Model confidence (mean pLDDT): 80 of 100. Transfer RNA from Malassezia caprae, 79 nucleotides, folded computationally. Its Rfam family is "tRNA". By type it is a transfer RNA. The RNAcentral record of the sequence draws on ENA and Rfam.
RNA sequence: GGGGAAUUAGCUCAGUGGUAGAGCGCUUGCUUAGCACUACGUUUGCAUGAGGCCAUGGGUUCAAUUCCCAUAUUCUCCA
Numbered sequence: 001g002g003g004g005a006a007u008u009a010g011c012u013c014a015g016u017g018g019u020a021g022a023g024c025g026c027u028u029g030c031u032u033a034g035c036a037c038u039a040c041g042u043u044u045g046c047a048u049g050a051g052g053c054c055a056u057g058g059g060u061u062c063a064a065u066u067c068c069c070a071u072a073u074u075c076u077c078c079a
Base pairs, nucleotide, nucleotide: 001078002077003076004075005074006073007072010024011023012022013021018062026049028047029046030045033043034042035041055071056070057069058068059067
């Protein structure tokens, strides 16, 4: 220098044109029984809530996380 892939919640990842989600983590409440000890803690289970201008900028479209272009970062292959 050239080719390819990835970028979505704090972390790991789904979602591939029509309201953005899961698990873990965090908040709050309830709950179980042990530790502990006087408390508000820790652990079990359940519920609840917060947290995203979907890497950035443009384009296409009635409508873009999704399609197209450029840029940035990371990984990888070739030279």